[in-house]
This is a predicted structure of a 122-nucleotide RNA (FMN riboswitch aptamer (RFN element)). The model forms 100% of the base pairs in the Rfam consensus.
RNA sequence: AAUAGUCUUCGGGGCAGGGUGCAAUUCCCGACCGGUGGUAACAGUCCACGACCCGCACAUGGUGCGAUUGAAUCUGUGAAAUUCAGAUACCGACGGUACAGUCCGGAUGGAAGAAGAAUGGC
Numbered sequence: 001a002a003u004a005g006u007c008u009u010c011g012g013g014g015c016a017g018g019g020u021g022c023a024a025u026u027c028c029c030g031a032c033c034g035g036u037g038g039u040a041a042c043a044g045u046c047c048a049c050g051a052c053c054c055g056c057a058c059a060u061g062g063u064g065c066g067a068u069u070g071a072a073u074c075u076g077u078g079a080a081a082u083u084c085a086g087a088u089a090c091c092g093a094c095g096g097u098a099c100a101g102u103c104c105g106g107a108u109g110g111a112a113g114a115a116g117a118a119u120g121g122c
Base pairs, nucleotide, nucleotide: 003120004119006117007116008115009114010113017029018028019027031102032101033092034091035049036048037047038046044090045089054066055065056064057063058062072088073087074086075085076084094105095104096103
């Protein structure tokens, strides 16, 4: 210096203000938010991954495998940007409840992954 398994820690944000109504952070006006890795240069909308839901198997306070999986354009700068700047758009699981990306709940959970520790071996 690269590498292997083990262990530890970390690992998702957001309706201000107003309208209608018996009742809405759910409707309407408006406001706000953006997980992880990658990519010639910084990404919610490019490529991939994770989460939720669904299916199958094992036999269960779950595990493994599989399937599914939303949304962006234009102009400018530049060697390089669907990533920056400007402009105008768009998207967001399930259960509950007056219809929810933002409230409550599964979840004091799990995960993509990030950092670190000692150990082994080269």